This is a predicted structure of a 74-nucleotide RNA (transfer RNA) from an uncultured Bacilli bacterium. Its mean pLDDT, the model's own confidence on a scale to 100, is 82.
[in-house]
C1' cells in the first nucleotide's frame, strides 16, 4: 500500500424486501421455592445501533468520508 468481513444492551449474537414499540439468551436487580445454598420459577432495569454526512414521508439496514479490530494479497 490493495482487496474482502465484523462493529447494536456488561459479554457473546438477532433484527426478513427500508416500515411502526431495536429483541431474546447469558450475566445484574428483586421476588418466589428451599433448614440453607445452588439449580429451577415469575417479575424487572439496561441501548446516543463505533462517529459524522447524504438520501427518503420514513435508515440498524441503502451512499459516501472516517475510526478500530480481524482474514487475504503485495
Nucleotide at each position: 500500500g490493495g482487496a474482502c468481513c465484523a462493529u447494536u444492551a456488561g459479554c457473546g449474537c438477532a433484527a426478513c424486501u427500508g416500515g411502526u414499540u431495536a429483541g431474546a439468551g447469558c450475566g445484574g436487580a428483586c421476588c418466589g421455592c428451599u433448614c440453607a445454598u445452588a439449580a429451577c420459577g415469575g417479575u424487572u432495569a439496561g441501548g446516543u445501533u463505533c462517529c459524522g454526512g447524504g438520501u427518503u414521508c420514513g435508515a440498524g439496514u441503502c451512499c459516501u468520508g472516517g475510526a478500530u479490530g480481524g482474514u487475504c494479497c503485495a